A computed fold for a 72-nucleotide RNA from Caldisericum sp., annotated as transfer RNA. Its Rfam family is "tRNA". Taxonomically the source falls in Caldisericum (Bacteria, Caldisericia, Caldisericales, Caldisericaceae). It was read from a public genome assembly.

[in-house]
RNA sequence: GGGCGGAUGGCUCAGCGGUAGAGCACUUCCCUCACACGGAAGGGGUCACAGGUUCGAAUCCUGUUUCGCCCA
Numbered sequence: 001g002g003g004c005g006g007a008u009g010g011c012u013c014a015g016c017g018g019u020a021g022a023g024c025a026c027u028u029c030c031c032u033c034a035c036a037c038g039g040a041a042g043g044g045g046u047c048a049c050a051g052g053u054u055c056g057a058a059u060c061c062u063g064u065u066u067c068g069c070c071c072a
Base pairs, nucleotide, nucleotide: 001071002070003069004068005067006066007065010024011023012022013021018055026042027041028040029039030038048064049063050062051061052060
């Protein structure tokens, strides 16, 4: 330098045009002498960034950034 794959909540990931989700974690309450486990409720996301297409974009197109793998 070229090719491929990834970037979504604190962490690990799902979602591939029509209101952003799960598990774990976190907060409050219950339970306990207390902790853990368990039960109930709740908060948290510029969907890497910038443009474009579209009535509508996390999702499609282009560029950029960044991480990983392969080739030279």